[in-house]
RNA sequence: CAACCAUCCAGAGCGGCCGAGAGACCUGGCUCGUCGACGCCGCAGCAACCCUCGGGUUCCCGAGUAGGUGCUACCGCCAGGACCGAUGGAGA
Numbered sequence: 001c002a003a004c005c006a007u008c009c010a011g012a013g014c015g016g017c018c019g020a021g022a023g024a025c026c027u028g029g030c031u032c033g034u035c036g037a038c039g040c041c042g043c044a045g046c047a048a049c050c051c052u053c054g055g056g057u058u059c060c061c062g063a064g065u066a067g068g069u070g071c072u073a074c075c076g077c078c079a080g081g082a083c084c085g086a087u088g089g090a091g092a
């Protein structure tokens, strides 16, 4: 990072720093936020994509969490829209 595959109504928060917007984008709504949101860092946790183990076998089922990611307000906050977006895998 163009194209590809899978998932996105379950689950899981405290502390420190910062200081005005934030919930991806557009319109409309709803919500969070100076009682400090968003973001960053630390710790803790959730989950089980990769992974590990077992069973049958081009895939499925079960178990696990040491490792690589991810995630921890609201269904991807809701409705409509668009060459939608995010995460993982595989690949270049």
Stems, first nucleotide, its partner, number of pairs: 001091001004089005013043005021032003025081005044072003049068002051064006076084001